[in-house]
Molecule: Bacterial RNase P class A
Organism: bacterium
RNA sequence: CAAGUAGACGGGGUGAUCGCAGGCGCUGUGAGCGCUUGAGGAAAGUCCGAGCUCCACAGGGCGGGGUGCUGGGUAACGCCCAGUGGGGGUAACCCCAAGGAUAGUGCCACAGAAAACAAACCGCCUUCGCUUUGCGUGGGUAAGGGUGAAACGGUGAGGUAAGAGCUCACCAGUAUCACCGGUGACGGUGAUAGCUCGGUAAACCCCACUCGGAGAAAGACCAAAUAGAAGAGGAGAAGCGGCCCGCUUCGUUUGACUCUCGGGUAGGUCGAUUGAGGCCGGUGGCGACGCCGGUCCCAGAUAAAUGAUCACCACCUCCCACUUUUAGGUGAGGGACAGAACUCGGCUUACAAGUCUACUUGGCCG
Numbered sequence: 001c002a003a004g005u006a007g008a009c010g011g012g013g014u015g016a017u018c019g020c021a022g023g024c025g026c027u028g029u030g031a032g033c034g035c036u037u038g039a040g041g042a043a044a045g046u047c048c049g050a051g052c053u054c055c056a057c058a059g060g061g062c063g064g065g066g067u068g069c070u071g072g073g074u075a076a077c078g079c080c081c082a083g084u085g086g087g088g089g090u091a092a093c094c095c096c097a098a099g100g101a102u103a104g105u106g107c108c109a110c111a112g113a114a115a116a117c118a119a120a121c122c123g124c125c126u127u128c129g130c131u132u133u134g135c136g137u138g139g140g141u142a143a144g145g146g147u148g149a150a151a152c153g154g155u156g157a158g159g160u161a162a163g164a165g166c167u168c169a170c171c172a173g174u175a176u177c178a179c180c181g182g183u184g185a186c187g188g189u190g191a192u193a194g195c196u197c198g199g200u201a202a203a204c205c206c207c208a209c210u211c212g213g214a215g216a217a218a219g220a221c222c223a224a225a226u227a228g229a230a231g232a233g234g235a236g237a238a239g240c241g242g243c244c245c246g247c248u249u250c251g252u253u254u255g256a257c258u259c260u261c262g263g264g265u266a267g268g269u270c271g272a273u274u275g276a277g278g279c280c281g282g283u284g285g286c287g288a289c290g291c292c293g294g295u296c297c298c299a300g301a302u303a304a305a306u307g308a309u310c311a312c313c314a315c316c317u318c319c320c321a322c323u324u325u326u327a328g329g330u331g332a333g334g335g336a337c338a339g340a341a342c343u344c345g346g347c348u349u350a351c352a353a354g355u356c357u358a359c360u361u362g363g364c365c366g
Stems, first nucleotide, its partner, number of pairs: 001362009012313007020038008040337001044348002047346005052215004059245004064211005069083005084098001085096004099206002104204002106200003121145002123141004128136003153171006172196002174193008219270004228261001230260004236250004277296008315334004319329002
């Protein structure tokens, strides 16, 4: 210098004018004035996990969903960290729903003889027959050819009618056992067994762990309102769960509940912003993160505020002149994704111009 890998920052600044919302104060109080505060890294998607609230302080069974290597972190998680195994890349590094295919069932297109308790199309060997350089028929054979994504280990030797782990040596794999290392996933070494077993579980399924439901329109309270002896049905109804059981409440004489007709109210307060909170320092840990101390209070609306214009500066692009290294201009243009609505922890997705750090590979110079 070029190409790349991983991570982080950042999301214009200052001033003036006009405008909006919350809080506090004052006043001449249906309002006005002053002070002060007022979006994000994702506030987004609403995909996971929780807090909080109500329904039995949520119970039993069936069904169903989720997760799925190990250890750790955390309030919790499907998240994060550190590892193991596998795959990709020269490398930095990246990716993986990564339990079970000897529990059972199913499926494996096309091609091919055969796609799994195997299988004989060509070839090889062989029995018998015949019209005998051969053909037909029956059998053996998985060495060789051919098909396929995949064909029941590989090489060599022995063996055989021809062949074959049929036997043997070596290699590869699998299973079992032992020892060593590791908390563990797992890794290493050795021995034994010819054991050689197809793939697919993001097919059903099996195993282990786990999950009750609804959500802030949750829910609590205040205020307001009232015309039902109405009509019809009615023994069950409700507790928002897929079903059953069980439990609780209301009801079956005082009729719950549903439908029809008719009438009324439809405002406010809390929940609600102090929280698994931010920042700084110390400390333990490889790390995620924990602990200790100090400090700060940082939107809270309910039809929903957080904006607009102008000037200057900074940045980028173009143009112009000058120059060839900088630098210059009353020039023109540009600035993303997006916007809180009960609150947190994550994940995912979107993002203009720009900045920084570490590392890898290649080239050149010293």